[in-house]
């Protein structure tokens, strides 16, 4: 015992990643609708101001008692099908949409460079959410690939330690320099 190019190609981690149908529980006997009574001017269009519109004494808006009765997001399950291994996920920033107009907020869906995390588990905290679910940030510990490093050994491979990042890591290929 090459070097460069964030080059092409194809592949590994593993309770691996994401989505989609179908089903369950839960959400809740809620929110909504109807009927009674009681009270009497305001209610609604995401949310603060404005304005536009529309419902209203044939009774708004709480309230109480009664009748009917959800579903969206989230979340188990399926040996279900589809993409895949920066899978993906996350922060604020940028652009376009939403939901009467404008404006303040915040939210819901895509697209976009860039920061940050390799991968799964537990615990604590914050956020979100109806929820003790789950999801996520940060913080610790744990485990496992995988690459460098050392030290042993049973030496073409294992064991340990320590550290690093997915612009890695294997493996093959092309294209330039160099030998």
């Nucleotide at each position: 015992a090459g070097u460069g190019a964030a080059g092409g190609u194809a592949g590994a981690g593993g309770u691996g990643c994401g989505a989609a149908a179908u089903u369950c529980a839960a959400u809740a006997g809620u929110a909504a609708a109807g009927g009674u009574u009681c009270u009497g001017a305001g209610a609604a269009g995401a949310u603060u101001g404005a304005g536009c519109u529309u419902c209203c004494a044939u009774g708004a808006a709480g309230a109480a008692c009664u009748u009917u009765g959800a579903a969206a997001g989230g979340g188990g399950a399926u040996g279900u099908u589809c993409g895949c291994c920066g899978a993906a996920g996350u922060a604020a920033g940028g652009g376009a949409a939403g939901a009467c107009u404008c404006u303040u907020u915040a939210c819901u869906c895509c697209c976009u460079a860039u920061g940050c995390u390799g991968g799964u588990c537990c615990a604590g905290u914050g956020u979100u959410a109806a929820a003790u679910a789950a999801a996520u940030u940060c913080u610790g510990g744990a485990u496992u690939g995988u690459c460098a490093a050392g030290a042993c050994a049973u030496u073409u491979u294992g064991u340990c330690u320590u550290g690093g990042a997915g612009a890695g890591c294997u493996a093959u290929c092309u294209c330039a320099c160099a030998u």
The RNA shown here (Lysine riboswitch aptamer) has 179 nucleotides and comes from a Bacillota bacterium.
The coordinates come from a structure-prediction model, not an experiment, and the mean pLDDT is 80.
NCBI's taxonomy places the organism under Bacteria, Bacillati, Bacillota.
The sequence was found by an Rfam model in a public genome assembly.